[in-house]
Predicted 3D model of RNase P RNA and transfer RNA as a complex of 496 nucleotides. Rfam match: Bacterial RNase P class A. From the family's description: Ribonuclease P (RNase P) is a ubiquitous endoribonuclease, found in archaea, bacteria and eukarya as well as chloroplasts and mitochondria.

RNA sequence: CCAGGGGGCUGGGCAGCCGCGGCAUUUCGAUGUCGAGGAAAGUCCGGGCUCCACGAAACGAGGGUGGCGGGUAACGCCCGCCAGAGGCAACUCUAGGGAAAGUGCCACAGAGAGCAUACCGCCGAUGGCCGGCCACGUACCGGAACAGGCAAGGGUGAAAGGGUGCGGUAAGAGCGCACCGGGGCUUCGGCAACGCGGCCUGCAUGGCAAACCCCACCCGGAGCAAGGCCGAAUAGGGGCGGCGCGCCGGCUCGUCCGGCAGGGGUGUUUCGCCUCUAGCUUACGCUGCGGCCGCCCGGGUUGGCUGCUCGAGCCGCGGAGCGAUCCGCGGCCCAGACGAAUGGCUGCCGCCGCAGAUACGGUCCGCAAAUCGGAUACCGUCUGCGGAUACAGAACCCGGCUUACAGGCCCCCUGGCACU
RNA sequence: GCCGGCUUAGCUCAGUUGGUAGAGCAGUUGAUUUGUAAUCAUCAGGCCAGGGGUUCGAAUCCUCUAGCCGGCACCA
Numbered sequence: 001c002c003a004g005g006g007g008g009c010u011g012g013g014c015a016g017c018c019g020c021g022g023c024a025u026u027u028c029g030a031u032g033u034c035g036a037g038g039a040a041a042g043u044c045c046g047g048g049c050u051c052c053a054c055g056a057a058a059c060g061a062g063g064g065u066g067g068c069g070g071g072u073a074a075c076g077c078c079c080g081c082c083a084g085a086g087g088c089a090a091c092u093c094u095a096g097g098g099a100a101a102g103u104g105c106c107a108c109a110g111a112g113a114g115c116a117u118a119c120c121g122c123c124g125a126u127g128g129c130c131g132g133c134c135a136c137g138u139a140c141c142g143g144a145a146c147a148g149g150c151a152a153g154g155g156u157g158a159a160a161g162g163g164u165g166c167g168g169u170a171a172g173a174g175c176g177c178a179c180c181g182g183g184g185c186u187u188c189g190g191c192a193a194c195g196c197g198g199c200c201u202g203c204a205u206g207g208c209a210a211a212c213c214c215c216a217c218c219c220g221g222a223g224c225a226a227g228g229c230c231g232a233a234u235a236g237g238g239g240c241g242g243c244g245c246g247c248c249g250g251c252u253c254g255u256c257c258g259g260c261a262g263g264g265g266u267g268u269u270u271c272g273c274c275u276c277u278a279g280c281u282u283a284c285g286c287u288g289c290g291g292c293c294g295c296c297c298g299g300g301u302u303g304g305c306u307g308c309u310c311g312a313g314c315c316g317c318g319g320a321g322c323g324a325u326c327c328g329c330g331g332c333c334c335a336g337a338c339g340a341a342u343g344g345c346u347g348c349c350g351c352c353g354c355a356g357a358u359a360c361g362g363u364c365c366g367c368a369a370a371u372c373g374g375a376u377a378c379c380g381u382c383u384g385c386g387g388a389u390a391c392a393g394a395a396c397c398c399g400g401c402u403u404a405c406a407g408g409c410c411c412c413c414u415g416g417c418a419c420u
Numbered sequence: 421g422c423c424g425g426c427u428u429a430g431c432u433c434a435g436u437u438g439g440u441a442g443a444g445c446a447g448u449u450g451a452u453u454u455g456u457a458a459u460c461a462u463c464a465g466g467c468c469a470g471g472g473g474u475u476c477g478a479a480u481c482c483u484c485u486a487g488c489c490g491g492c493a494c495c496a
Base pairs, nucleotide, nucleotide: 001416002415003414004413005412006411007410008409009408010407012349013348014347015346016345017344018343020035021034022033023032024031025030037391041402042401044400045399046398047397048396049223050222051221052220055271056270057269058268062219063218064217065216066215067081068080069079070078071077082096083094084093085092086091097214098213102212103211104208105207106206119154120153121150122149123148126147127146129143130142131141132140162180163179164178165177166176167175181203182201183200184199185198186197188195189194227306228305229304230303237297238296239295240294241293242292243291244289245288246260247259248258249257250256251254261277262276263275264274265273266272278287279286280285299495300494301493313332314331315330316329317328318327319326320325351387352386353385354384355383356382357381360380361379362378363375364374365373366372421492422491423490424489425488426487427486430445431444432443433442439476447463449461450460451459469485470484471483472482473481
């Protein structure tokens, strides 16, 4: 210098004038102070907080996560490591548990697609057939490919029941052997995932779990339009459905208390807790009631306060740790709006492009060399003109992930070329 | 702000253990008719909203993005 990999930061600065929101002070004129983001976004995860269900335990349904260890309030996040894949390397990627627990699927093509198969092909040793060897023949030679054997090669497919080589055979085949791969047992190392090695075993038993499922672990539901207080207004309304409408005792005689039983509610079960238990009738049943519960129709308001911002907070220093992170000390206060503030103009600086000027510095040439002489507008420098300024924008608050982002800057590492 | 759902032909919609994407209307061409409509026959039209992943294979399963639609407050 070229090509590449990883990480981080910034995304305008200063001044003047005008303007906006909150808070404090106020002599009511004003003054002081604070005022968006790295993503405030998507709402994809995890928490705080609030209400509902709530006495606890167990269980079921549903959902989620998935190598190992650590961090954290917690996580599907982060860090370190392991395995596999990609890359010459730096490094990157992985929903990375289980497929001989079970069920299901593998279209089309193909002979055969799951403890499979023989279309082309190879062989035809063996048993037959035909021909020959003077005749016969169980022996020999040759032929065809009938029985039969094979799975090497071709072909189909995403996938065809380990791979390569040698031997072996009629032809072949883990049939035998060597190496690689797989499975089982095991020494050692490691907290573990796993790794290195040893021994045994010729080894049919694919793929899909982001198909059902199994295993381990985690999870109650809803969300600040949660929730609380005040005020105003209306018809404090109506309809349908569901459950219930027992007994005994006591006294202070009641809208009382206690016990038992039954109904309903609490997801289910067990014990427990809360709540309800009128009248007519022989009964079936009917009426009514208030206790709730569910669904629906109708009416009123579109106000104020609170929740609301000090928090797993920010900055600096020191320490522990490979790191995520944690610990200690010191300092700081940093938006709280609701028709929803956080902006606009001017000047200077900064950024980019173009044009011009200058030989001051870099650069190049000459000389042995220089503080010497020359060349040049490539870079710096100066002047002028023009341009750009992204994505976006709090709405209860945090920790993450993901997505969007004009331009600019910094650090570390790898490969190649050249020079010293 | 919070919580749900949808996107397939020009329009309205089907499409499930993942295996060549269909229907109705509209459109083209022809027949019928003096002509048109209706009717009959025929044909064309789709990267299944977009990107990535799982899988041999994705409209379908997972994930990210975009667009569209719906619901909610308080009082009696």